This is a predicted structure of a 328-nucleotide part of an RNA (large-subunit ribosomal RNA, domain IV) from Bacteroidetes bacterium endosymbiont of Geopemphigus sp. The coordinates come from a structure-prediction model, not an experiment, and the mean pLDDT is 87.
Context: one part of a larger RNA
């Protein structure tokens, strides 16, 4: 040093942090709160018995009286520590094989949406497949995530889904126009004019979806305000003015897994508490399925407290057993 055993007095003074370690720990029995989805919560918590030998309860198992007897009778081993408050996650579940097990994913339950069957969607140049030997009580696809009580306002922008008047517009289409060429005329012989066809070039007009326009939609992506006076102290502002907005945060909850300032203020708990619990609310910078706010049970969750325990410490000592050094 590693790993074990003891260990006065104290009993968490240790440390980020009771990490580790003690500590409970069987089986009967008695007893058993708060809450609460009435199932749980519960092995709640808190007590108590246990060992061997006679007698009985006619037999076994199993009880009862009485007895002996040890520091210690589930005599050794093995075998829940618990309770109080709170945060997130409803819950079993899954995960970074080899630093993360979680509050993330999932989840049952809610919702918007697409899909009429050769379905949507998906894989495939194509045939095929899958979806499915299924049929709107099916499937895909996005989003919340048990349950309770909800779940407010904007469609102005972006998305979607409808609308057709109007206005824009491709290729194609195509009157007309204007070029070359050329029969054929004209000629001063240099040339000029030139019909049908062909060939370029140019084009009024016609022309769908889109976009422009109208409309409707947020459990669709998202959005949810400034300034300024006013009440018989004072303070504040129920109230009134005004600018801008699509519309100016409703319930509910709030120094919060969000709070800068901040170790906010007040209140409990401590002798003393940046942490914790209950409250205000100036909300830097909460908020309602990017769900809001409760919430019984659950958790190798995280946060604070309590009992109990103890070498974590006060502060160290002693022994075992190993490896290492020295020495041989």
């Nucleotide at each position: 040093c590693a790993c074990g055993g003891c260990u006065a007095a104290g009993g968490a003074a240790c440390u980020a942090g009771g990490c580790a370690a003690a500590a409970u720990c069987g089986a009967c029995c008695u007893g058993u709160a708060a809450c609460u989805u009435c199932g749980g919560g519960a092995g709640a918590a808190a007590g108590g018995u246990c060992g061997c030998c006679u007698u009985c309860c006619a037999a076994a198992a199993g009880g009862a009286a009485g007895g002996c007897u040890g520091c210690a009778g589930u005599a050794a081993a093995g075998a829940g520590a618990u309770c109080c408050a709170g945060g997130c996650g409803a819950c079993u579940g899954u995960u970074u094989a080899u630093c993360a097990a979680a509050a993330a994913c999932a989840c049952a339950g809610g919702a918007c949406u697409c899909u009429g069957c050769u379905a949507a969607a998906u894989c495939g140049a194509a045939a095929g497949a899958u979806g499915a030997u299924g049929u709107a009580u099916a499937g895909g696809g996005u989003c919340u995530g048990a349950c309770a009580c909800c779940u407010g306002c904007c469609c102005g922008g972006u998305g979607c889904u409808g609308g057709a008047a109007g206005g824009u517009u491709a290729a194609g289409g195509a009157a007309g126009a204007g070029a070359g060429u050329c029969a054929g005329c004209u000629u001063u012989c240099g040339a000029g004019c030139g019909a049908a066809g062909c060939u370029c070039u140019u084009g009024a007009c016609u022309g769908a979806a889109g976009c422009c326009c109208c409309a409707g939609u947020a459990a669709a992506c998202g959005g949810c305000g400034g300034c300024c006076g006013u009440a018989a102290c004072u303070a504040u502002a129920a109230c009134g003015g005004u600018c801008c907005u699509a519309a100016g945060g409703u319930a509910g909850c709030g120094a919060a897994a969000u709070u800068c300032c901040u170790u906010g203020u007040c209140g409990g708990g401590u002798a003393a508490g940046u942490u914790c619990c209950g409250a205000c609310c100036u909300g830097c910078a909460c908020g309602a399925a990017u769900g809001g706010u409760g919430u019984a049970a659950c958790g190798a969750u995280c946060u604070g407290g309590a009992u109990a325990c103890u070498g974590u410490c006060u502060c160290g000592g002693c022994c075992g057993u190993g490896a290492g050094c020295u020495c041989g």

The organism belongs to Bacteroidota, within Bacteria.